RNA sequence: GGGGUUGUAGCUCAGUUGAUAGAGCACCUGAUUUGCAUUCAGGGGGUCGUGAGUUUGAGUCUCAUCAGCUCCACCA
Numbered sequence: 001g002g003g004g005u006u007g008u009a010g011c012u013c014a015g016u017u018g019a020u021a022g023a024g025c026a027c028c029u030g031a032u033u034u035g036c037a038u039u040c041a042g043g044g045g046g047u048c049g050u051g052a053g054u055u056u057g058a059g060u061c062u063c064a065u066c067a068g069c070u071c072c073a074c075c076a
Stems, first nucleotide, its partner, number of pairs: 001072007010025004019056001027043005049065005
């Protein structure tokens, strides 16, 4: 220098053919218990790495860019 892949909630990840962003764990409240744990019920939390474009509509398509991983090439 070129290619591939990953980036979504605190963590691990899903998200189909473009149509109002989800699960598990964790966290908060309540019930249960003498108390803790377990269990049950409820709740809060992310504009999807960043910027732009296409579209009525983008996590999803296009371009650029940043970061991690990886392959190839080059090198005095």
Notes: Model confidence (mean pLDDT): 81 of 100. Transfer RNA from a Bacilli bacterium, 76 nucleotides, folded computationally. NCBI's taxonomy places the organism under Bacteria, Bacillati, Bacillota, Bacilli. Rfam family: tRNA. About the family: Transfer RNA (tRNA) molecules are approximately 80 nucleotides in length.